[in-house]
RNA sequence: GCGGGUGUAGCUCAGGGGUAGAGCGAUACCUUGCCAAGGUAUAGGUCGAGGGUUCGAAUCCCUUCACCCGCUCCA
Numbered sequence: 001g002c003g004g005g006u007g008u009a010g011c012u013c014a015g016g017g018g019u020a021g022a023g024c025g026a027u028a029c030c031u032u033g034c035c036a037a038g039g040u041a042u043a044g045g046u047c048g049a050g051g052g053u054u055c056g057a058a059u060c061c062c063u064u065c066a067c068c069c070g071c072u073c074c075a
Base pairs, nucleotide, nucleotide: 001071002070003069004068005067006066007065010024011023012022013021018055026042027041028040029039030038048064049063050062051061052060
């Protein structure tokens, strides 16, 4: 340099056009003599970044960044 893959909540991941979720974790409360387990509620997101298409983009297209894999060139 070329090709492919991944990037979404603190962590692990789902969602592939109709406006973002789960599990674990955090906080508060309930339960308990206490812990653990359990229950309820709440908070937490510029969906890596920029642009385009569209009535509407996390999702489709282009560029770019980071990481991983393979190939190639030079040394």